[in-house]
């Protein structure tokens, strides 16, 4: 490097509740923990969703997949 299965030090947070932000998917902040070797970062593909809709543009999802890129550890192989 690959790998993610051992150990060890760590690290995020579903759903739900509160509180705010948005027309809506959602988003933030605090509890809270389903899970998670990247559940860390990108909206480049595809999937779904949202608002608009004759089209055509926006806009959400990274914890839907694929794929770019960073990163912690080193028993085994």
């Nucleotide at each position: 490097a690959u790998u993610g299965u051992a150990a060890a030090a760590a690290c995020c947070a579903a759903a739900c509740c509160u509180a705010u932000c948005g027309u809506g998917a959602g988003g933030u902040a605090g509890g809270g923990a389903c899970g998670g070797a990247a559940a860390g970062c990108c909206a480049c593909g595809g999937g779904u969703c949202u608002u608009a809709c004759a089209a055509a543009c926006a806009g959400a999802u990274a914890g839907c997949c694929g794929g770019g890129u960073u990163g912690c550890c080193a028993c085994a192989a």